Two RNAs folded together computationally: RNase P RNA and transfer RNA, 478 nucleotides in total. It holds a member of the Rfam family "Bacterial RNase P class A". Its family is annotated with dimeric ribonuclease P complex, tRNA processing and ribonuclease P activity in the Gene Ontology. Rfam classes the family as a ribozyme. The coordinates come from a structure-prediction model, not an experiment, and the mean pLDDT is 79.
[in-house]
């Protein structure tokens, strides 16, 4: 110093003039039953985010019963941990995987860290599904192929051995007997050839996927047949809380994919949402049809019980469309100490920071610069997940130089 | 501000893991003197985008974006 990842902050800035919201303080008015209420010039100080978005998860809060059993459903889903909870977060696991500088190399290309991703429980409980293509798709299967040990067939030569015919010799009691050659035939060995039964799954080849890989033995050819290392499986030992990792010894190739296919196992889930409720106020026709019905309806909005309630429900109609309240002090924010690798957790000290209700945060003017991006609350809080012009800081890793 | 549903041909809509289909529109040819009904063939799809799981995805499963419904109090 250069390449890369990756993790946080910050969201134009000073001034100044004019306006909107809400809040304090209050000259003055105005009514009074003298406690006080209304109004309010005019002065203080305060006014959109990281995402307020999407409504995808938690949770608080409010009603329904202080949410209670059972069954259905739903959702998560390696350990541990944090948390008010979470599908969020931290830390480990194990598994998959990219790339810059740099080096190899003539090039294609290779070999490269820190990172990056993972819905990551069970496929030896059961069930279901794999189109096409291919022999043959899940307790498979022979199309090319290899083989043909073994039984079977054909063929050829040799050896043996039983027999038949013939020729020469011998011997004869003239009927044959023996001795030796030649062909033939049987049968058994040995050898060759096709492939019928039959053996194989090593190569080919379909295909997303073909029933453990790799060599060497062995065999007729071949195969976990059989040993070696690899790889799986099951119990052991040591380490670790555990997910899991190492060891060596044992099995002996079962038990191939899918569970974001039913369906097992584990743990969680009650439903509804501020248009939730709660108070005041005005107004009206306390109507009308239909259905159910006390072994009933409703609250309950899956069903059943079980609590509470007593007529419910849909539909056509009627009334009013005002007011206060939930509203914002809160699993708050800043800073500093403690503990934890970390998410966090305690303490201590300051701080108050929007709260509207057709809906406030806007406009002009001047100066600077890097010329400004997505965007705008509506009960409140923690995630996630989507838009984002740009600036800053701050880790890790690898290469190169100097000292 | 809350709650929920839905997107497949030009229109309305089926289909729901292995061929993208049905009606009416659209072209062409028959048939007519001509239209029009009718026969016959045809052509036209980013299954709303983008990830994911799966050998495969319109369909499962997650993110986005469009577009639609519903929710106010008396009695």
């Nucleotide at each position: 110093g250069a390449a890369g990842u990756u993790g946080g902050u910050u969201a134009g800035g000073c001034a100044g003039c004019c306006g909107c919201u809400g809040g304090g303080c209050a000259a003055g008015g105005g009514u009074u039953c003298c406690g006080a209420c209304c109004u309010g010039a005019g002065c203080c100080g305060a006014g959109a985010g990281g995402a307020a978005a999407g409504u995808c998860c938690g949770g608080g809060c409010u009603c329904c019963a202080c949410a209670g059993a059972g069954c259905a459903g739903a959702a998560u889903g390696c350990c541990g941990g944090u948390u008010a909870a979470c599908g969020a977060c931290c830390g480990g696991g194990c598994g998959c995987u990219a790339u810059a500088a740099a080096c190899c190399g003539c090039a294609a290309g290779g070999u490269g860290a820190a990172g990056g991703c993972g819905a990551c429980g069970g496929a030896a409980a059961g069930u279901g599904c794999a189109a096409c293509a291919g022999a043959g798709a899940a307790c498979a299967g022979a199309c090319c192929g290899c083989c043909g040990a073994u039984g079977g067939c054909c063929g050829u030569g040799c050896c043996a051995a039983a027999u038949u015919u013939u020729g020469c010799g011998u011997c004869g009691u003239c009927a044959g007997a023996c001795u030796u050659a030649a062909a033939g035939u049987u049968u058994g060995g040995c050898u060759g050839g096709a492939u019928c039964a039959g053996g194989c799954a090593a190569g080919g080849g379909u295909g997303a996927a073909a029933c453990g890989g790799u060599g060497c033995g062995g065999u007729a050819a071949g195969a976990g047949c059989g040993c070696a290392c690899c790889g799986c499986g099951c119990a052991c030992g040591u380490g670790g809380u555990a997910a899991c990792a190492c060891g060596g010894a044992c099995g002996g190739c079962a038990a191939g994919g899918u569970a974001a296919a039913c369906c097992c196992c584990a743990u969680u889930c009650g439903g509804a949402g501020c248009a939730a409720g709660g108070c005041c106020a005005a107004a009206u026709a306390g109507g009308g049809a239909a259905g159910c019905a006390u072994u009933g309806g409703c609250g309950u909005g899956g069903c059943u019980c079980g609590c509470g309630c007593u007529g419910c429900u849909u539909c056509c109609g009627g009334g009013u469309a005002g007011g206060c309240u939930g509203c914002u002090u809160g699993a708050g924010c800043a800073u500093g100490c403690u503990g934890g690798u970390a998410a966090c957790a305690g303490c201590a000290u300051g701080c108050c920071u929007a709260g509207a209700g057709g809906a406030a945060u806007g406009g002009c003017u001047g100066c600077c610069c890097a010329c400004g991006a997505c965007a705008g609350a509506a009960c409140c809080c923690g995630g996630c997940u989507u838009a984002u012009c740009g600036a800053c800081c701050g880790a890790c890793u690898u290469c190169c130089c100097a000292c | 501000g809350g709650g929920c549903g839905c997107u497949u041909a030009g229109c309305u809509c089926a289909g729901c893991g292995g061929g993208a289909g049905a009606g009416c529109a659209c072209u062409g040819c028959c048939u007519u003197c001509a239209c029009a009904c009718g026969g016959c063939a045809g052509g036209g799809g980013u299954c709303g985008c983008u990830g994911g799981u799966u050998c495969a995805a319109u369909c499962c499963c997650a993110g986005c974006a469009g577009c639609g419904c519903c929710c106010a109090c008396c009695a």